[in-house]
Context: one part of a larger RNA
RNA sequence: GAAUGAACGUUGGCGGCGUGGAUUAGGCAUGCAAGUCGAGCGAGAACCGUAGCAAUACGGGGACAGCGGCGAAAGGGACAGUAAUGUGUAGGUACCUACCCUGAGGUUCGGGAUAGCUGCGGGAAACUGCAGGUAAUACCGAAUAAUGUCUCCGGACCAAAGGUGUGAUUCCACCUUAGGAGGGGCCUGCAUCCUAUUAGCUAGUUGGUGAGGUGACGGCUCACCAAGGCAACGAUGGGUAGCGGGUGUGAGAGCACGACCCGCGUCAUUGGGACUGAGACACUGCCCAGACACCUACGGGUGGCUGCAGUCGAGGAUCUUCGGCAAUGGGCGAAAGCCUGACCGAGCGACGCCGCGUGUGGGAUGAAGGCCUUCGGGUUGUAAACCACUGUCAACGGGGAGGAAGUGUAGAGGGGUACUCCCCUCUAUUUGACCUAUCUGUGGAGGAAGUACGGGCUAAGUUCGUGCCAGCAGCCGCGGUAAGACGAACCGUACGAACGUUAUUC
Numbered sequence: 001g002a003a004u005g006a007a008c009g010u011u012g013g014c015g016g017c018g019u020g021g022a023u024u025a026g027g028c029a030u031g032c033a034a035g036u037c038g039a040g041c042g043a044g045a046a047c048c049g050u051a052g053c054a055a056u057a058c059g060g061g062g063a064c065a066g067c068g069g070c071g072a073a074a075g076g077g078a079c080a081g082u083a084a085u086g087u088g089u090a091g092g093u094a095c096c097u098a099c100c101c102u103g104a105g106g107u108u109c110g111g112g113a114u115a116g117c118u119g120c121g122g123g124a125a126a127c128u129g130c131a132g133g134u135a136a137u138a139c140c141g142a143a144u145a146a147u148g149u150c151u152c153c154g155g156a157c158c159a160a161a162g163g164u165g166u167g168a169u170u171c172c173a174c175c176u177u178a179g180g181a182g183g184g185g186c187c188u189g190c191a192u193c194c195u196a197u198u199a200g201c202u203a204g205u206u207g208g209u210g211a212g213g214u215g216a217c218g219g220c221u222c223a224c225c226a227a228g229g230c231a232a233c234g235a236u237g238g239g240u241a242g243c244g245g246g247u248g249u250g251a252g253a254g255c256a257c258g259a260c261c262c263g264c265g266u267c268a269u270u271g272g273g274a275c276u277g278a279g280a281c282a283c284u285g286c287c288c289a290g291a292c293a294c295c296u297a298c299g300g301g302u303g304g305c306u307g308c309a310g311u312c313g314a315g316g317a318u319c320u321u322c323g324g325c326a327a328u329g330g331g332c333g334a335a336a337g338c339c340u341g342a343c344c345g346a347g348c349g350a351c352g353c354c355g356c357g358u359g360u361g362g363g364a365u366g367a368a369g370g371c372c373u374u375c376g377g378g379u380u381g382u383a384a385a386c387c388a389c390u391g392u393c394a395a396c397g398g399g400g401a402g403g404a405a406g407u408g409u410a411g412a413g414g415g416g417u418a419c420u421c422c423c424c425u426c427u428a429u430u431u432g433a434c435c436u437a438u439c440u441g442u443g444g445a446g447g448a449a450g451u452a453c454g455g456g457c458u459a460a461g462u463u464c465g466u467g468c469c470a471g472c473a474g475c476c477g478c479g480g481u482a483a484g485a486c487g488a489a490c491c492g493u494a495c496g497a498a499c500g501u502u503a504u505u506c
Stems, first nucleotide, its partner, number of pairs: 001506004006502005013356006019349002026312003030309003035070003040067002047060005077267003086192008095184003100180007108142004117132006148157003162172002193239003200230003205227008242264004246257004269290005292303004320346001322345003328342001329340004359389004369380004393447001395442005402435002408429009450495005455476003461490005471478002
């Protein structure tokens, strides 16, 4: 000098774009953060209508809940662990892949349950038992069976579900198979911090045969056999640490770092485990154990903010318990749509960068006041006053582009078509949480300047006070009665909505 996720002191007008728990991966009140589908299924409250004096019956209606499907493995957070089961890069293959795309083929006939519901219970609660009865795209059996699987090549084996609708080989779904895309699993080479005041480490250890297991190779696991394997090119141990794209600095080489954003990995109160599923050994799923906290009728239960806000604690230190799904994206759905603390926005903080303003021109009796003085004057200083203007920003008011493309509905036209379907074009209508470019009106200099320094390094000095005191200080060093170095005043210098200090990196 440059830099920072900074903090502290003094000061503080506006805007844009960014950015903000670095410490206790400490504990958490409260709300929200993952639902959706009635065009899979049965049932159906309130309410409305019709008939009836009423009970009730029928029709509409569709809440809450349940079965079932898909999603919940994404998105969001954090960096504890990890020195290699990681990451980066270059390769490999013994493998898997829901939704999506392409090709081929298929979707036949039956059955028994169960939740919801009704009745009767148990329990303080959480919750739960028995009996009866019901549906399905839930479950099961049979048929069919190759381009699939196994194969001793003879053969054997394996599937399905319907819905909408007047009407389906055509729309949406379902089953089998092949390929693709995207995603993932596994393996290998090389690279990847400090320490030898850590020198030896290793029995599933290293290899083989066989078997098991896995989606898949493999000591992954097991039985048997052999005695190997790693290490001074640093094994093993200890310390520290998520890695990379990148960031800071530097002429570069390098050195330091890894906030925000992106990719990968890992974690989800601590430890362990599996279930479901295409995918998890699963942040807001399950089971067990521990610690902690809460409820309790003392028998027993409940919970997990390293999601968004917020709170306590610790700390030098880090924000609102905000608005909206309008846009982008995601889940479900045929769609309308619903959900979305992802996201988009607003709020707070000079935390950073950038831009703008705090007026402009004239104005010497060089006013008053202040300070200095050799008492003549000098300086503050064109600075002010005063005169003439301007109108940025802020304030108040009026207009106003854009972020909006769609989707749906209605109508018209064209094309494909075995259709209820699809595609294209046009017209009308419909969607903004939030923000506002920009234009304009009012008014009038009005609302807007500080901070640090002035001995040398280093730009900028005088007076007074103090008297080795009080104090200053980055280094050299100042202060003991004339201090340009302490404190104050005036003046000056630098930067300027900031200026200094501290910490850290180059």